[in-house]
Context: one part of a larger RNA
RNA sequence: CUGGGCGUAAAGCGCGCGUAGGCGGUUUGUUAAGUCGGAUGUGAAAGCCCUGGGCUCAACCUGGGAACUGCACUCGAUACUGGCCGACUAGAGUACGAGAGAGGGAGGUAGAAUUCCAUGUGUAGCGGUGAAAUGCGUAGAUAUGUGGAGGAAUACCGGUGGCGAAGGCGGCCUCCUGGCUUAAUACUGACGCUGAGGUGCGAAAGCGUGGGGAGCAAACAGGAUUAGAUACCCUGGUAGUCCACGCCGUAAACGAUGUCUACUAGCCGUUGGGGGGCUUGUCCCCUUAGUGGCGCAGCUAACGCGAUAAGUUGACCGCCUGGGGGGAACGCUUCCGCAAGGUUAAAACUC
Numbered sequence: 001c002u003g004g005g006c007g008u009a010a011a012g013c014g015c016g017c018g019u020a021g022g023c024g025g026u027u028u029g030u031u032a033a034g035u036c037g038g039a040u041g042u043g044a045a046a047g048c049c050c051u052g053g054g055c056u057c058a059a060c061c062u063g064g065g066a067a068c069u070g071c072a073c074u075c076g077a078u079a080c081u082g083g084c085c086g087a088c089u090a091g092a093g094u095a096c097g098a099g100a101g102a103g104g105g106a107g108g109u110a111g112a113a114u115u116c117c118a119u120g121u122g123u124a125g126c127g128g129u130g131a132a133a134u135g136c137g138u139a140g141a142u143a144u145g146u147g148g149a150g151g152a153a154u155a156c157c158g159g160u161g162g163c164g165a166a167g168g169c170g171g172c173c174u175c176c177u178g179g180c181u182u183a184a185u186a187c188u189g190a191c192g193c194u195g196a197g198g199u200g201c202g203a204a205a206g207c208g209u210g211g212g213g214a215g216c217a218a219a220c221a222g223g224a225u226u227a228g229a230u231a232c233c234c235u236g237g238u239a240g241u242c243c244a245c246g247c248c249g250u251a252a253a254c255g256a257u258g259u260c261u262a263c264u265a266g267c268c269g270u271u272g273g274g275g276g277g278c279u280u281g282u283c284c285c286c287u288u289a290g291u292g293g294c295g296c297a298g299c300u301a302a303c304g305c306g307a308u309a310a311g312u313u314g315a316c317c318g319c320c321u322g323g324g325g326g327g328a329a330c331g332c333u334u335c336c337g338c339a340a341g342g343u344u345a346a347a348a349c350u351c
Stems, first nucleotide, its partner, number of pairs: 004320003007303002012317001014201004021194003025088003029084003033081002035077004040072003049065006091191001092188004097182003103177007110154001115149007125136002162169002206247006215241002220236004258316003262312002266294012278281001298305002322351003331344001335342002
């Protein structure tokens, strides 16, 4: 290794692109490397195994055989795999026509609301709570009208709706730009799948420099509550939240389910295309790409999954091997980072 697993028990890298490697559609011919068969040489002896013999037996000694599953060389076989020369179109891709979309980047713009400022009206409260108080207010608040400033976010539509590889994306307009779906043809002709290293993207918080700062709000202050209350509740409030550029690289980054391929009952919704039908409707049917709810077979320890599989197969990668110690220490600085820290990752000991 033959011969285990990874939704929840330990275990799918957060997600792409892609190098090496692994694997790879149909078919003619050729080659004969892998593969298969034969021959030859070699594979020391002893030992093991089989079968004789010698010590009274045995251990022991001894003869013969087998075995030594291997290697080299040679002669053949050609189904499969590989190499080479061709051919093909079902995989993959390209062109042409349509279509949907919060996909991404940049710029502009709109209305509602909060806050603040100015001013008019107006007077004694406002605010807040379980109840209060701190707080604000006769230096005129709250409420209400008008005007202005500024920042952030876009009610309704809005939806197990849409888009994106994931993180994620939501007013409207313009520009630039990626992907996807669909119909009918034409073209290329296996150009494919996966992917160790590598490389890019990657919520929030955090960090650096410079802006910005309405609301919210760690820290902090005060008021309550309480035995206490470094909390929950209340009044304030700074980083931060926002923008530009640069870092960080982690999350229950979750569907706790890697990517690709094929096959395997049905039923009901919904989104975007295409086709068809008539009784032309707020209709029905077929098909395709998504996205949901049930459910047969099957699978599963059970829960459950069930064409969006956790079913039945194949290809490739990643990962797991009792709990704690510990995702920690060490590696004067593994490596990365300004730092915070991230990544890789033992052992003693203990149950």
A computed fold for a 351-nucleotide part of an RNA from an uncultured prokaryote, annotated as small-subunit ribosomal RNA, central domain. The coordinates come from a structure-prediction model, not an experiment, and the mean pLDDT is 89.